Overview:
Small-subunit ribosomal RNA, 5' domain from an uncultured prokaryote, 529 nucleotides, folded computationally.
Context: one part of a larger RNA
RNA sequence: GAUUGAACGCUGGCGGCAUGCUUUACACAUGCAAGUCGAGCGGCAGCAUGACCUUCGGGUCGAUGGCGAGCGGCGAACGGGUGAGUAAUACAUCGGAACGUAUCCUUAAGCGGGGGAUAACGCAUCGAAAGAUGUGCUAAUACCGCAUAAUCUCUGAGGAGAAAAGGCGGGGAUCACGCAAGUGACCCCUCCACUAAUGGAUGAGUCUAUGUCGGAUUAGCUAGUUGGUAGGGUAAGAGCCUACCAAGGCGACGAUCCGUAGCUGGUUUGAGAGGAUGAUCAGCCACACUGGGACUGAGACACGGCCCAGACUCCUACGGGAGGCAGCAGUGGGGAAUAUUGGACAAUGGGGGCAACCCUGAUCCAGCAAUGCCGCGUGUGUGAAGAAGGCCUGCGGGUUGUAAAGCACUUUCAGUAGAGAAGAAAAGCCUAGGGUUAAUAACCCUGGGUCUUGACGUUACCUACAGAAGAAGCUCCGGCUAACUCCGUGCCAGCAGCCGCGGUAAUACGGAGGGAGCGAGCGUUAAUC
Numbered sequence: 001g002a003u004u005g006a007a008c009g010c011u012g013g014c015g016g017c018a019u020g021c022u023u024u025a026c027a028c029a030u031g032c033a034a035g036u037c038g039a040g041c042g043g044c045a046g047c048a049u050g051a052c053c054u055u056c057g058g059g060u061c062g063a064u065g066g067c068g069a070g071c072g073g074c075g076a077a078c079g080g081g082u083g084a085g086u087a088a089u090a091c092a093u094c095g096g097a098a099c100g101u102a103u104c105c106u107u108a109a110g111c112g113g114g115g116g117a118u119a120a121c122g123c124a125u126c127g128a129a130a131g132a133u134g135u136g137c138u139a140a141u142a143c144c145g146c147a148u149a150a151u152c153u154c155u156g157a158g159g160a161g162a163a164a165a166g167g168c169g170g171g172g173a174u175c176a177c178g179c180a181a182g183u184g185a186c187c188c189c190u191c192c193a194c195u196a197a198u199g200g201a202u203g204a205g206u207c208u209a210u211g212u213c214g215g216a217u218u219a220g221c222u223a224g225u226u227g228g229u230a231g232g233g234u235a236a237g238a239g240c241c242u243a244c245c246a247a248g249g250c251g252a253c254g255a256u257c258c259g260u261a262g263c264u265g266g267u268u269u270g271a272g273a274g275g276a277u278g279a280u281c282a283g284c285c286a287c288a289c290u291g292g293g294a295c296u297g298a299g300a301c302a303c304g305g306c307c308c309a310g311a312c313u314c315c316u317a318c319g320g321g322a323g324g325c326a327g328c329a330g331u332g333g334g335g336a337a338u339a340u341u342g343g344a345c346a347a348u349g350g351g352g353g354c355a356a357c358c359c360u361g362a363u364c365c366a367g368c369a370a371u372g373c374c375g376c377g378u379g380u381g382u383g384a385a386g387a388a389g390g391c392c393u394g395c396g397g398g399u400u401g402u403a404a405a406g407c408a409c410u411u412u413c414a415g416u417a418g419a420g421a422a423g424a425a426a427a428g429c430c431u432a433g434g435g436u437u438a439a440u441a442a443c444c445c446u447g448g449g450u451c452u453u454g455a456c457g458u459u460a461c462c463u464a465c466a467g468a469a470g471a472a473g474c475u476c477c478g479g480c481u482a483a484c485u486c487c488g489u490g491c492c493a494g495c496a497g498c499c500g501c502g503g504u505a506a507u508a509c510g511g512a513g514g515g516a517g518c519g520a521g522c523g524u525u526a527a528u529c
Stems, first nucleotide, its partner, number of pairs: 001529004006525005013376006019369002021334001026332003030329003035074003040071002043067002047065003050061004081287003090212004095207002104200002107197001109195002112146001114144002121136006151162004166192002169189004174185004213259003220250003225247008262284004266277004289310005312323004340366001342365003348362001349360004379409004389400004413470001415465004423456001426453001429449007473518005478499003484513005494501002
């Protein structure tokens, strides 16, 4: 000199963009952070509508809009947090083979025919509660057989084995019920689903090589250890596991042990080489009160899932139960130190759904903080009687100083009032044409029109109004280093980054006047180069 996720002291007008627990991976009150689908299902607690009944209090009917709880599907393995552990099971870079696929795309094939349960619900019972048990009824895209097999797997090459589920909408000759309206069966169309399989994409798992902090006051380490055979296991190679056999394997090119540490793109400094660092943002990894374990699933050995053990906290009728903020806010504690128990799903993205839509502390915004960077302002011109006052003085004057006052202007920003974009694309509704189709229907595609939807928001930007009006400090002045005098003090009080100042004339201490530097900041401390 540059830099910082900074802190402290004094001071502080506005805006934009960023950033904000670096310490106790300490403990957490409260609220929210993962739901959704009635176009899978039986139903219907509550709300609304309708119908009926009514003693006018109300009651009945799932009939309709919808829908609590339940069965079922998908999601919950993403997104969000933290950096404890980890020195190699990680990361970075370059390659590889022995690998599985939820969703999506493509290819070609199928979606036939049956069955038995169970929750909800009713009844009963136990329990303080959490909850649990028995019995009876019922449905499905829940579950289980049968058939078929383009395809796949196994094979002794003959063969054997492996599936499925329907639903919304629309149309229709016929049939059943019904006076009719209509409902159902059956057939067809379309859309969304479903089954088995191939290839691709995405995203995982796995392997080799090279590189990645300090210590030798750590020199030897290793028995599943190193290799083989056989078997098991995995989606998959392998001592990954087991039995047997052999005695190997690693190491001064630093094994093992100890300490420290998430890694990288980057950041910072530097002319570079290099050094230091790894906040925010992005990629990867690891973790989720501590330790262990598996289940489900395409995917987890799972932050807001389960089981066991432990510590801690809470409830209890003492028999037993409940919990996990390193999600967003917030609290206590620790600390020099780090924010609101805010708004909205309008946009972007994610989950579910045919969709409408619902959910989303992701995200977008707002609030707080000079924490940083950047921009703007705190007026402009004129004005010598060089005013008053202050300070100095050689008492003549000098300086503060065009500074002020006065006069003439301007109005950025802040204030008040008004006007006012863009962030809105899509979706819904109506409609023209086309594709599909037996069909002018439904569904789908494209185009046009119309309407609706903005948290921010009193938005940005613009206009008008009034008035210099509301807006300057901090550090330093012995040398390094820009800037000097007086008074006080008297080796005292004190200063200090280094040299050093202070013991009666201190430009070095304290105050004042004056000056220098930077400026909404300035200085100090800490840290890196």
The coordinates come from a structure-prediction model, not an experiment, and the mean pLDDT is 82. The full RNA is in RNAcentral, with records from ENA.